[in-house]
């Protein structure tokens, strides 16, 4: 330098055009002598960034940033 893949909640990930989700973690309550487990409720998001397409974009297109792999 070229090619491919990834970036979404604190973490690990799902979601491939029509209200952004799960598990774990976290907070509060119940339970317990207490802790854990369990039960109930809740908080938490610039969907990497900028533009474009579209009635509508996390998703499609272009560029950029960043991480990983391969080739030279």
């Nucleotide at each position: 330098g070229g090619g491919c893949g990834g970036a979404u909640a604190g973490u690990u990930c799902a979601g491939c055009g029509g209200u952004a989700g799960a598990a774990c973690g976290c907070u509060u309550g119940c339970c317990u002598u207490a802790c854990a487990a369990g039960c109930a409720a809740g908080a938490a998001g610039u969907c990497a960034c900028a533009g474009g397409u579209u009635c509508g974009a996390a998703c499609c297109c272009u560029g950029u940033u960043u991480c990983g792999c391969c080739c030279a």
A computed fold for a 72-nucleotide RNA from a bacterium, annotated as transfer RNA. It was read from a public genome assembly. Its Rfam family is "tRNA". Rfam classes the family as a transfer RNA.